Source information: The part of an RNA shown here (large-subunit ribosomal RNA, domain II) has 678 nucleotides and comes from a microbial mat metagenome.
Context: one part of a larger RNA
RNA sequence: GCCGGCGAGUAAUAGGUCGUGGCUGGUUAAGGCGAGAAUGCCGAAGCCCCAGCGAAAGCGAGUCCGAAUAGGGCGUUGGUCACGAUUUAUUGACCCGAACCCGGGCGAUCUAACCAUGUCCAGGAUGAAGCUUGGGUAACACCAAGUGGAAGUCCGCACCGACCAAUGUUGAAAAAUUGGCGGAUGAGGUGUGGUUAGGGGUGAAAUGCCAAUCGAGCCCGGAGCUAGCUGGUUCUCCUCGAAAUGCGUUUAGGCGCAGCGGCUAGAGCAAUAUCUAUGGGGGUAAAGCACUGUUUCGGUGCGGGCUGCGAGAGCGGUACCAAAUCGAGGCAAACUCUGAAUACCAUAGAGAAACUAGCCAGUGAGACGGUGGGGGAUAAGCUUCAUCGUCGAAAGGGAAACAGCCCAGACCACCAGCUAAGGUCCCCAAGUGGACACUAAGUGAUAAAGGAGGUGGGAGUGCCGAGACAACCAGGAGGUUUGCCUAGAAGCAGCCAUCCUUAAAAGAGUGCGUAAUAGCUCACUGGUCAAGCGCUCCCGCGCCGAAAAUGAACGGGGCUAAGUGUCCCACCGAAGCUGUGGACUUAGUUUUUAACUAAGUGGUAGAGGAGCGUUCUGCUCUAGGGUGAAGCACUAGCGGCAAGCAGGUGUGGACGAAGCAGAAGUGAGAAUGUCGGC
Numbered sequence: 001g002c003c004g005g006c007g008a009g010u011a012a013u014a015g016g017u018c019g020u021g022g023c024u025g026g027u028u029a030a031g032g033c034g035a036g037a038a039u040g041c042c043g044a045a046g047c048c049c050c051a052g053c054g055a056a057a058g059c060g061a062g063u064c065c066g067a068a069u070a071g072g073g074c075g076u077u078g079g080u081c082a083c084g085a086u087u088u089a090u091u092g093a094c095c096c097g098a099a100c101c102c103g104g105g106c107g108a109u110c111u112a113a114c115c116a117u118g119u120c121c122a123g124g125a126u127g128a129a130g131c132u133u134g135g136g137u138a139a140c141a142c143c144a145a146g147u148g149g150a151a152g153u154c155c156g157c158a159c160c161g162a163c164c165a166a167u168g169u170u171g172a173a174a175a176a177u178u179g180g181c182g183g184a185u186g187a188g189g190u191g192u193g194g195u196u197a198g199g200g201g202u203g204a205a206a207u208g209c210c211a212a213u214c215g216a217g218c219c220c221g222g223a224g225c226u227a228g229c230u231g232g233u234u235c236u237c238c239u240c241g242a243a244a245u246g247c248g249u250u251u252a253g254g255c256g257c258a259g260c261g262g263c264u265a266g267a268g269c270a271a272u273a274u275c276u277a278u279g280g281g282g283g284u285a286a287a288g289c290a291c292u293g294u295u296u297c298g299g300u301g302c303g304g305g306c307u308g309c310g311a312g313a314g315c316g317g318u319a320c321c322a323a324a325u326c327g328a329g330g331c332a333a334a335c336u337c338u339g340a341a342u343a344c345c346a347u348a349g350a351g352a353a354a355c356u357a358g359c360c361a362g363u364g365a366g367a368c369g370g371u372g373g374g375g376g377a378u379a380a381g382c383u384u385c386a387u388c389g390u391c392g393a394a395a396g397g398g399a400a401a402c403a404g405c406c407c408a409g410a411c412c413a414c415c416a417g418c419u420a421a422g423g424u425c426c427c428c429a430a431g432u433g434g435a436c437a438c439u440a441a442g443u444g445a446u447a448a449a450g451g452a453g454g455u456g457g458g459a460g461u462g463c464c465g466a467g468a469c470a471a472c473c474a475g476g477a478g479g480u481u482u483g484c485c486u487a488g489a490a491g492c493a494g495c496c497a498u499c500c501u502u503a504a505a506a507g508a509g510u511g512c513g514u515a516a517u518a519g520c521u522c523a524c525u526g527g528u529c530a531a532g533c534g535c536u537c538c539c540g541c542g543c544c545g546a547a548a549a550u551g552a553a554c555g556g557g558g559c560u561a562a563g564u565g566u567c568c569c570a571c572c573g574a575a576g577c578u579g580u581g582g583a584c585u586u587a588g589u590u591u592u593u594a595a596c597u598a599a600g601u602g603g604u605a606g607a608g609g610a611g612c613g614u615u616c617u618g619c620u621c622u623a624g625g626g627u628g629a630a631g632c633a634c635u636a637g638c639g640g641c642a643a644g645c646a647g648g649u650g651u652g653g654a655c656g657a658a659g660c661a662g663a664a665g666u667g668a669g670a671a672u673g674u675c676g677g678c
Base pairs, nucleotide, nucleotide: 001678002677003676004675005674006673011091012090013089014088015087016086017085018084019083020082021081022080023079024078025048026047027046031042032041033040052059053058062074063073064072065071094232095231097229101222102221103220104219105218106217112196113195114194115193116192117191118190119189120188121186123155124154125153126151130147131146132145133144134143135142159183160182161181163180164179165178166177167176198214200210201209202208207216235611236610237609238608239607240606245258246257247256248255249254259363260362261360262359263358264357265356266355274350275349276348277347278346279345280344286338287336288335292332293331294330296328297327298326299325300324303321304320305318306317307316308315309314366391367390368389369388370387371386372385373384374383375382396407397406398405411582412581413580414579416578417577418576422572423571424570425557426556427555431569433568434567435566436565437564438563444559450544451543454541455540456539457538458537459536460535461534462533463532471528472527473526474525475524477501478500479499483495484494507522511520512519583601584600585599586598587597588596589595590594612667614664615663616662617661618660619659624655631651632650633649634648635647
């Protein structure tokens, strides 16, 4: 892991509600009688009920408050007993699961420390004190040699330890092996016997160790501790069908009340959602600047600054700041002279599940999308509200794939039809459909500021057969090198001025150039040519901007339409709609048996209804059964929507259906379930 067995809402007592039955007031309890765990017979003590109201005296179908005959509160009938269902409470209370806490015991054969008594430590090195001899001293001291053999001394076996690394890691081993390593006469190692015990011991102290267990050992008991937590919770069909919100909470993943669901009943033909019409209040969106604030420019300029004159009083100037006011132009959640759409309220009409009460719940982590806001960075698959939708609890078609997007809500069957979103070249069902345009970028099939004689369309404006635009030919001059400045300044460093003349035209000069001139060129003019040529703005589609890690952002092939825009006609396309047949639910009608009509039948938590099956019991020593029961295996067969029920064949070898009732150890796929097998 698989297979098989076992495996989880039970029981008692007491309440609430519902159903069924008995009685009409109901009923017994303890106990007794009795052969008695008879569903038998006694037993009225007690309980509920029969009248309530008031704190009470008390009154009474009323009573209390009250001065009240007012007004209001509570009252003015069904009850009881049993059984069944459901739910609540108390008990282990659906099952499994702690870590802990407490009590009484068992442990120092491991290990920690201590006590008693034994035992062990190859070999080598160093050479303390003391002593001896010699030297030395007045005598010591002192010096040298020898002797001696001290030491938590040195090197290093046994022994004890455990610093490093590798191996090992379902190991050879629940701590080792291998190679190195530390101590090795000491605070040394070790044998035997003994002592200290669980909030206690022991500890050269690590919360270490106390039998592979230690921030409090182990065993049994309290004990089925408790677990607002996790996991699991077993047959079928039918009807309805949520919530992830508000308030409170030592509360936030729990609970209480409300909200939303179900079931039953009531009153009732009205009411509600919704739609239409009408009438309302508002101060949002927008807008506006009349208020409150804010804000740019201009006009006038209170006051101030600076400044002139004056001894001062004062009189002036000002291109500075600037109140107030006027004109123009803006901004506002906490501005409003204005002011919608919606929403909300009311009335009338139409109009389904409305409403009330009782009982039974679940939910109280929500997610994304659209819209309006707050927070954030007008970030987030972000967060927090409001409102709508979907998912949640919804399958089907589309979006390549894709809970929350688009279409659409699956009772069942069909090799029938029509459509939605989306599509119609092939993959792939349906147009290589039609008309008119655009795009040349594979744009389509990812993105901005910004950039560009891409290209199509539109608007405006200028020049133009008295010849435009472009090109070519020619002129482009004189006063004059204007003046100033300068070393120079001659159109062309810079400053001022920018005239006149000749002319078809020609700037006191557009650019290049020179040291300065010179030189080239332009504006401007004539000619040749010949018909359109410039500029500005708007719109459509394109171009660049455009860098990421395998090649990978049309789903692919591939496409110049099979791309884009506008219009049109077909077709495909879903569990939508229709058709045909069938099933069920609810309501209504009827010739109430059965049929017809209408509306319906997605569904998690959850509520309600109806059934299937297992074991045992009663009817029942039943029907049946060695001419073969149960069980087991197989089986193109039959009926039921299903759980399931029959038949046949084989096996098996003794029991045992069906029906009607009753009682439960009553249904297995999951619980790191449990036991067995493989």
Model confidence (mean pLDDT): 84 of 100. Its Rfam family is "Bacterial large subunit ribosomal RNA".